Predicted 3D model of RNase P RNA and transfer RNA as a complex of 422 nucleotides.
The coordinates come from a structure-prediction model, not an experiment, and the mean pLDDT is 76.
Rfam match: Bacterial RNase P class A. Rfam classes the family as a ribozyme.

[in-house]
C1' cells in the first nucleotide's frame, strides 16, 4: 500500500411550522405552560426466567430436552476459559463432542463374504494318498501376500520366515488396559507390557446412562357492576361413588349433585402498566464471562391503538425495518460509516 | 396477542422403520373412424418450497428460513 480476520459504536444532522398519545402545573372549564415518546433487532415465537392461576406443583407411569471439562448465572439448549478434532499459509473459524465389550435393529446395488465373517479369481503342494519309468496330474488340503467388489472387507509399512503365507517372529507407527508423572477436570506426556478375530460401522436407528423438567399463559389474573329469573326436555348418582377443578395417566388434594340441549336473557369500565435481575461513571476482585462496593438518574405504556406530516439548508444521499405484560438469549434481516486489536504478502528506511 | 398444520410432475395426490420417485386426470405420437368423441398402445414431464448438517446414502433424520393455510378470543 494491498488483501484478509476480530471486536465495540452509529442507524442522516439542524432549523421553522401544524398536528397525534401519556406525565405535571395552573385553571370552574374552555386551555395554557413545561417535559417526554420505538428497536438493534421492537421480528422468528426457537429456548429460559420473571409475574398470575390451577394445590403449596407433592408421588409414581409416560413424555420432552440437553449431553467433553470447569466456570458465571434468576435460568438456559446462553456465554467465558480450558481439552479433544476439523478448515485455513496466518489471524482466526467451525463442531448435536456420552455409550454400539446391556438388548434388538439396518446396511439398496455390487461383491465368494456385510458379521457367530468368508473364499470367486488367485498363490502352494512341504507332509499324507492315488495315477506314472519319469516330469507331472489328481485328490485330501494349506493360505488371504496379490486382483477384483463395494461407502465400508477385521492392524499399516519394512525386514526376516515359509512349500504359498499368515503377528508366525522383530523394528518403528496406530490401537488396549492398567503404572507413574503433570492437571480440579476434560485430556496430555513417560517407559514397559499386551499381539490385535482384542472391542468392524451406524444411537440427527430404537434403546442404555448421566442430568433437568407439572400445565395453561396478561384475551394470566384482580376488582367493580348488569345478567346467568322464573323454566323446559334427557341421562347419571343416590352416602361413597360419580363429576367438575384447562393435568396425557394414576394416585393424592379442594368443591359439590352433577351434565347435555331447547329456551330466555346481557353491558361495560378500571385494574393487572412498567422503577426493573434497570441506565451511566468511578474503584476493586477475577485471564475472562461476571461480581460487589459508592454515587448519580427516571428513560413509551396505547386499548381501534400515538410516535406522522410540509418547509428549508447540507452531506458521505439515509439499509432492514414499528412497541402492546416484562427481562436474558440465540436465530434472521440490514445501504453505509467511524475506532480499536490482529495475520499474511510487497516496498521504503 | 397466542397455538397449529402444509408445500413433491400443468391439477389433484401417493410415497412407513433412510436404498432406482409414483398413481389417475391433462400433454403428446400411434391404432380405431369417412371424421370428431369415447376407447385401446406407447411415451414426454420433477431443483421432492428454500438453505446448511447427521450419514456411504435425505422426499424421509436434525436445524435454520421463505411462502401458504386453519384455530383460540
Nucleotide at each position: 500500500u494491498g488483501a484478509g480476520c476480530c471486536g465495540a459504536c452509529u442507524a442522516g444532522a439542524c432549523a421553522g411550522u401544524c398536528g397525534c398519545c401519556g406525565c405535571u402545573g395552573u385553571g370552574a372549564a374552555a386551555a395554557c405552560a413545561g417535559g417526554g415518546g420505538a428497536g438493534g433487532a421492537a421480528a422468528g415465537u426457537c429456548c429460559g426466567g420473571g409475574c398470575u392461576c390451577c394445590a403449596a406443583a407433592g408421588g409414581g407411569c409416560a413424555g420432552g430436552g440437553u449431553g467433553c471439562c470447569a466456570g458465571g448465572u434468576a435460568a438456559c439448549g446462553c456465554c467465558u476459559g480450558g481439552g479433544g478434532g476439523g478448515u485455513g499459509a496466518a489471524a482466526a473459524c467451525c463442531c448435536a463432542c456420552g455409550g454400539c465389550c446391556a438388548g434388538u435393529g439396518c446396511a439398496g446395488c455390487a461383491g465368494a463374504a456385510a458379521g457367530u465373517a468368508u473364499a470367486c479369481c488367485g498363490c502352494c503342494u512341504a507332509a499324507g494318498u492315488u495315477u506314472g519309468u519319469a516330469a507331472a496330474a489328481a485328490c485330501c488340503g494349506g493360505u488371504a501376500a496379490g486382483g477384483g467388489u463395494g461407502a465400508a472387507a477385521u492392524g499399516g509399512u519394512g525386514c526376516g520366515g515359509u512349500a504359498a503365507g499368515a503377528g508366525c517372529g522383530c523394528a518403528c507407527c496406530g490401537c488396549g488396559g492398567a503404572u507413574c508423572u503433570g492437571g480440579u477436570a476434560a485430556c496430555a506426556g513417560a517407559a514397559a507390557c499386551g499381539g490385535c478375530g482384542a472391542u468392524g460401522g451406524u444411537a440427527a436407528a430404537c434403546c442404555c446412562c448421566a442430568c433437568c423438567u407439572g400445565g395453561a399463559g396478561c384475551a394470566a389474573g384482580g376488582c367493580c357492576a348488569a345478567a346467568u329469573a322464573g323454566g323446559a326436555u334427557u341421562c347419571c348418582a343416590u352416602u361413597a361413588a360419580g363429576g367438575c377443578g384447562u393435568g396425557g395417566c394414576c394416585c393424592g388434594c379442594g368443591c359439590u349433585g352433577g351434565a347435555a340441549u331447547c329456551g330466555g336473557g346481557u353491558a361495560g369500565g378500571c385494574u393487572g402498566c412498567u422503577u426493573g435481575a434497570g441506565u451511566a461513571u468511578u474503584u476493586c476482585g477475577g485471564c475472562g464471562a461476571c461480581g460487589a462496593a459508592a454515587u448519580a438518574c427516571c428513560u413509551a405504556g396505547a386499548u381501534g391503538a400515538a410516535u406522522g406530516a410540509c418547509u428549508g439548508u447540507c452531506c458521505a444521499a439515509g439499509a432492514c425495518a414499528g412497541a402492546a405484560c416484562c427481562c436474558g438469549g440465540c436465530u434472521u434481516a440490514u445501504c453505509g460509516g467511524u475506532c480499536g486489536g490482529c495475520u499474511c504478502a510487497g516496498c521504503a528506511a | 396477542u397466542c397455538c397449529c398444520c402444509g408445500a413433491u410432475a400443468g391439477c389433484u395426490c401417493a410415497g412407513u422403520u433412510g436404498g432406482u420417485a409414483g398413481a389417475g386426470c391433462a400433454g403428446u405420437a400411434g391404432a380405431c373412424u369417412g371424421u370428431u368423441a369415447a376407447u385401446c398402445u406407447a411415451u414426454u414431464g420433477g431443483u421432492c418450497a428454500c438453505u446448511g448438517g447427521u450419514u456411504c446414502g435425505a422426499g424421509u433424520c436434525c436445524a435454520g428460513u421463505u411462502c401458504g393455510g386453519g384455530g383460540a378470543g